The prediction has a mean pLDDT of 83. The RNA shown here (small-subunit ribosomal RNA) has 1446 nucleotides and comes from a metagenome. It matches the Rfam family "Bacterial small subunit ribosomal RNA".

RNA sequence: AAUAAGAUUCGCAAGAAUUUUAUUGGAAUAGUGGCAAACGGGUGAGUAACACGUAGGUAAUCUACACACAGGAAGAGAAUAACUCUGAGAAAUCGGAGCUAAUACUCUAUAUUGCUUAAGCAUCGCAAGAUGCUAAAGUGAAAGUUCUAGUGAAAACUGGAACGCCAGUGAAUGAACCUGCGGUCUAUCAGUUAGUUGGUGGGGUAACGGCCUACCAAGCCUACGACGGAUAUCUCGACUGAAAGGUUUUUGAGACACACUGGCAUUGAGAUACGGGCCAGACUCCUACGGGAGGCAGCAGCUAGGAAUUUUGCGCAAUGGGCGAAAGCCUGACGCAGCAACGCCGCGUGAAGGAUGGAGGUCUUCGGAUCGUAAACUUCUUUUGGAGGUGACGAAGGUUCAGCGUAAGCUGAAUUUGACGGUAAUCUCAGAAAAAGCCACGGCUAACUACGUGCCAGCAGCCGCGGUAAUGCGUGGGUGGCAAGCGUUGUUCGGAAUUACUAGGCGUAAAGGGCGUGUAGGUGGGAAGGUAAAUCACAUGUGAAAGCUCUGAGCUUAACUUGGAGAGGUCUUGUGAAAUUGCCUUUCUUGAGUGUGGGAGAGGGAACUGGAAUUUCUGGUGUAGCGGUGAAAUGCGUAGAGAUCAGAAGGAAUACCAAUGGCGAAGGCAGGUUCCUGGCCCAAUACUGACACUGAAGCGCGAAAGCUAGGGGAGCAAACAGGAUUAGAUACCCUGGUAGUCCUAGCCGUAAACGAUGGUCAUUUGGUAUGGGAGGUAUAAAUUCCUUCCGUGCCGUAGUAAACACGUUAAAUGACCCGCCUGGGGAGUACGAUCGCAAGAUUGAAACUCAAAGGAAUUGACGGGGGCCCGCACAAGCGGUGGAGCAUGUGGUUUAAUUCGACACAACGCGAAGAACCUUACCUGGGCUUGAACCAUUGGUAGUAAAAUCUCGAAAGAGAAAUGAUCCUGAUGUAAAUCGGGAAACCAAUAGAGGUGCUGCAUGGUUGUCGUCAGCUCGUGUCGUGAGAUGUUAGGUUAAGUCCUGUAACGAGCGCAGCCCUUAUCUCAUGUUGCUAUCUCGAUAACAAUCGAGUGUACUCUUGAGAAACUGCCUCGGAUAACGAGGAGGAAGGAGAGGAUGACGUCAAAUCAUCAUGGCCUUUAUGUCCAGGGCCACACACGUGCUACAAUGGUUAGUACAGCGGGAAGCGAAUCUGUGAAGAGGAGCCAAUCCCUAAAAACUAACCCCAGUUCAGAUUGUGGGCUGCAACUCGCCCACAUGAAGGAGGAAUCGCUAGUAAUCGCGAAUCAGCAGGUCGCGGUGAAUACGUUCUCGGGCCUUGUACACACCGCCCGUCACACCACGAAAAUCAGCUAUAAUCGAAUUCUAACCUUGAGUUGGAACAAGUUAUGACUGAUGAUUGGGGUGAAGUCGUAACAAGGUA
Repeated sequence: AAUAAGAUUCGCAAGAAUUUUAUUGGAAUAGUGGCAAACGGGUGAGUAACACGUAGGUAAUCUACACACAGGAAGAGAAUAACUCUGAGAAAUCGGAGCUAAUACUCUAUAUUGCUUAAGCAUCGCAAGAUGCUAAAGUGAAAGUUCUAGUGAAAACUGGAACGCCAGUGAAUGAACCUGCGGUCUAUCAGUUAGUUGGUGGGGUAACGGCCUACCAAGCCUACGACGGAUAUCUCGACUGAAAGGUUUUUGAGACACACUGGCAUUGAGAUACGGGCCAGACUCCUACGGGAGGCAGCAGCUAGGAAUUUUGCGCAAUGGGCGAAAGCCUGACGCAGCAACGCCGCGUGAAGGAUGGAGGUCUUCGGAUCGUAAACUUCUUUUGGAGGUGACGAAGGUUCAGCGUAAGCUGAAUUUGACGGUAAUCUCAGAAAAAGCCACGGCUAACUACGUGCCAGCAGCCGCGGUAAUGCGUGGGUGGCAAGCGUUGUUCGGAAUUACUAGGCGUAAAGGGCGUGUAGGUGGGAAGGUAAAUCACAUGUGAAAGCUCUGAGCUUAACUUGGAGAGGUCUUGUGAAAUUGCCUUUCUUGAGUGUGGGAGAGGGAACUGGAAUUUCUGGUGUAGCGGUGAAAUGCGUAGAGAUCAGAAGGAAUACCAAUGGCGAAGGCAGGUUCCUGGCCCAAUACUGACACUGAAGCGCGAAAGCUAGGGGAGCAAACAGGAUUAGAUACCCUGGUAGUCCUAGCCGUAAACGAUGGUCAUUUGGUAUGGGAGGUAUAAAUUCCUUCCGUGCCGUAGUAAACACGUUAAAUGACCCGCCUGGGGAGUACGAUCGCAAGAUUGAAACUCAAAGGAAUUGACGGGGGCCCGCACAAGCGGUGGAGCAUGUGGUUUAAUUCGACACAACGCGAAGAACCUUACCUGGGCUUGAACCAUUGGUAGUAAAAUCUCGAAAGAGAAAUGAUCCUGAUGUAAAUCGGGAAACCAAUAGAGGUGCUGCAUGGUUGUCGUCAGCUCGUGUCGUGAGAUGUUAGGUUAAGUCCUGUAACGAGCGCAGCCCUUAUCUCAUGUUGCUAUCUCGAUAACAAUCGAGUGUACUCUUGAGAAACUGCCUCGGAUAACGAGGAGGAAGGAGAGGAUGACGUCAAAUCAUCAUGGCCUUUAUGUCCAGGGCCACACACGUGCUACAAUGGUUAGUACAGCGGGAAGCGAAUCUGUGAAGAGGAGCCAAUCCCUAAAAACUAACCCCAGUUCAGAUUGUGGGCUGCAACUCGCCCACAUGAAGGAGGAAUCGCUAGUAAUCGCGAAUCAGCAGGUCGCGGUGAAUACGUUCUCGGGCCUUGUACACACCGCCCGUCACACCACGAAAAUCAGCUAUAAUCGAAUUCUAACCUUGAGUUGGAACAAGUUAUGACUGAUGAUUGGGGUGAAGUCGUAACAAGGUA
């Protein structure tokens, strides 16, 4: 809601409203019942295990639903939920009374087949046993519902169909159990185990089984790693790799385990159950405080943590699952969408043309280059994006109807189903329109410049960048790479042969056990037969799918998806082969061993015994030292040492022989004799018959020192004492001296226990020496010659090796076994364990820290290493410095400034060959600002430039006023002149100028130095893996890398030498201004002499050209050479003397202040001008000089002899004046002409007479001279006066080897003036050198090295400070675990009882908890220990060289 039947109310009635009952249909909902919920989804805590993988087994098993086959389904019964009434509680929830159903539950019947019990026969199986058959006994089932046909009044009955039900058989699926093999670390875990191992009986399970239980036995596991600890899900796969491997387990797939933590069962086919239950515990929540609730490691989401990880989306449309007869319902499985460049793949951001290479940026050598055909511009296209249309595949089914069919179902028609989604796709339109970043650019590693910064800021994967020119930081430009990404970080593999199975090593780099013996193990000689474990071949099954590889297909391609094939194993099973290995049997002699005969030996043990020496003691002789050292002292000695003679004692060690020698497993072993004893070698044979090799574990031996006990004790000698040395000296040296060293017994168990070389076997050219045997030849005679075996050495071939080296005694080539290594430090340490009396030994980490540590060789450098050689290096000499005064430079100090530079040699009389101003750079003050000088452009100025004048001023400069132009050129003009242009000048502006400002550590150039030392290199060749070597070393020789000889080197270059200059001799030429011998003339009074003139060019000299010297000659030495020694001749003799000349390089040597120059800084100043000052200061220190200290002298007087040079804004003569400096003067000279210009020392004569002087001359005073604008700060000189210190210079130190040192003066440059400095010149003019031991420097060869910014190197330890990690530690805390006990929830099993119930009361087992005692692990811990690290701390100097004591 409909139908039927009633009731009540209202209405006159028709009827209406309300309501009751029954039936039917529909929509919800609770309950009973069935099935599912054990699937699907999540996670990886636990687990080292049959958990997983793989291959098998179950004759020891179960399996719901679904499938197949053949059967059954009879009869009866008692309840209960829902519901009604009612009660308790806050709630969750629970109770009482009453009713009812079933495919819910119970009983009975039947059941050949099921199960149980026991038996017989047959077949099969290796067997336990299985299957079939025969005949028994016992036991065990069930359920209906719906539709429909017929009969019937109905109830009901008889059929059919569908869904169910019961018992069984089979097959499938799924599950369970068992087994072989495989995959982590740890021995600083070595013994474990008590239901443990097995048996018998019983129980239990689906099923075997100690799975459980009672009893019995005492087993079981373990070095092929038990037990313990740590860690971990496993696999297919994934990443990587050539592979072998290594790492990993995210997505997808298989297995396991778990579901808050622990325990437990129930139900069920299946669970000990993620979204079920019970109990205990922790936590959270609710509460009325009585009590309750919960479990996201499901999907979303939240919180926390974290560097970090998504939406509280849509849909069951598809696929799949559960239930259901079906429709359908459920499904965070799943399908889709959202977020994230997280990954993979694809696409785009435009294409073609376009050079006046635009603008702009950047760089620049200022010319340009580059971004760059890039852009602009022209033409074209339109993916993606935008706008507007069309618009899917994915859908198969389902439902209804019709037809056919026995049915399942089939066919047809109609209708209906899409989350994604108006999405993919596609069409049209407009328009290059909207679309590129990130990293890098020093090398590795593709890609470079500018600016900024200045060991800062910063970078960095490693090496490393950055301290003023950063391709390394930051920015810009450019370039390279990748690209919707790019880079970083983390992780894994690779490279890494750097754990080496494939595929490493051990003499010195890390690494051979100290040595032997020997167990297990590994390996093992020849021959034959057997076997078939290894091995090999074939077959068989399997190795899920996905993935991977190959090959097809589908999305426009690809990623992705998908079809087919392949690959993937220490796998299973079967068959076969028989060489090799294994196993079994037989045999052989060559490996190994035994016997026989010889042999050598410091092999071992025990006993006995000798001489030399030291020491001590006794006695004698004898007297003052002995002893010791680099030198001393301590010590001993007059109480008689030392020395010497004699005697005695005692201990230890064994000269010569003696060796590169012998023996032993190693350690090790040494006078002689005896005894005991091990091993080895040789010769010839006989025997055994593989008996062998190696060797974890074990056992034994094992120097020195040390320990225990007892002896002994001469010498030596830790500790200790004293003396020295020294800054110190707990050392080195000396004097003493105790343990110890020796013996006996026992420990220890280590050494550079070394050949830094494990053992055994085999193979592979030689030479030589030596020890022990044997044989042979020759000889009178073998020690001598030859052969062979075993040892011990050296050299060396092949080969090896990083090299050094090894090399038949391998570090060569093979085989077997053992030990050991994997960067340095921490560390052979800590903890633990074992051993030890102790000392300590064995085993043996980590944290942390570094980018090295190490080996061998090379080149240098260095050495208190060696050899050879050289040098005024020492020595031998001479003279100085250091002391004094002064000069000068420097430091320091001072100052307004005292400008700057130079700092061992190789700064300091240096730049400076000359600071009063100038110089001058410094200071003070005053000025100028496109500037004092140079130069460009533009514009402007006209009384401009210019010179003189005036004012201020110290000057510079500023200002004022008057005068007042010039030159070139054009036009006009006869001309005068006028109008223009330019030059010059000035003003302004812009470029810019200037800077002795900085950087010599940005540079050029120049210079110093080693060093005028003899070295430094190259080409080719050769050697070496290489760095490199050789050459260049060696033997001689030289001044020399000079030359000769030798030589795997042959040549060459730069250096050396020579060529050049000066000087020494001669020749020729030259002949004025030089010279003047001869000759002539003249002058002075003759000769002489002197002077002058002439002649002359001989001589001297000038300056040109030549000669000469070359070990050429002789003798000797030498390798005959190179060369050396001597000699002759010669002016000169071995480079004649001197100079110039400076290899490759070193010192970041010096110089930005000579000059030049990059960069930086400055621009009314850090430029420039001017005046004054300063560079000249002065307590002091140092360097270089001068003068002296006196008699080899000083003073006075006289007299003699040079050379180099210079001279015109110059040198300046004679003469005169002046004491003098100097002045006057102006001859001569542009210089072999004149001048500077007197040389001085020397010599002669005189005085002084050893003194602070007749030495010395500082200082100071006065007066002068000269230069110069100027002489105060601050010049030089003269005269007079004054008259310091100083009487030969400590430590130390310098120069010089012959015309040198020393000494004496002269000149020049600079310069107005100023020299004690510098550079030159000549005069006088020595001594000494034995020599190379020592000092210094250098060269060559060699050696060592831990050095290489190279010994001014490197480097060790304590202490102090800071930080870091670790160990110990009284103890405290926590975790885990064992044993024993206690308590004992839920649960299971079980006993008893009666009121037979969801009954009651007990018992056993058992989780968590508790108690006690341990073990282990971790954390914390006052304090403590060492360790590590840290630009500039302290003390020493241990090591590297002979490291100063190897």